[in-house]
Molecule: Glycine riboswitch aptamer
Organism: uncultured Rhodospirillales bacterium
């Protein structure tokens, strides 16, 4: 002095699959009112999804003893109206300091 890889905040994009059955519980709302519909909970069962996590093979890599690896894959967890969440990407600002 140029300031990568990588971290960490903010903004803005961001997919996929049931707003399914059943019991409970709320006392919200609606009705034809000893129930019944509908909305939300929360437990079970059946199916799906996969880009939070993880987990598994592997190109490949590398300091070659051994490690270090995906958007593959498996679905434990998560998720399956919306909200949240959400690998990745772009844009600024901070940390940092290989390299020249």
């Nucleotide at each position: 002095a140029u300031a990568a890889u990588c971290c960490c905040u903010g903004c803005g994009g961001g997919a996929g699959a049931g707003u399914c059955c059943g019991c409970c519980g709320g006392c919200g709302c609606c009705c034809u009112u000893u129930g019944g519909g509908u909305c939300c909970g929360g437990c079970g069962g059946c199916g799906c999804c996969g880009a939070a996590g993880g987990a598994g093979c592997a190109a490949c890599c590398g300091c070659c003893c051994c490690g270090g690896a995906a958007a593959c894959u498996c679905u434990c967890a998560g998720g399956c109206c919306c909200c949240a969440g959400g690998a990745c990407c772009g844009c600024a600002g901070g940390g940092g300091g290989a390299u020249g």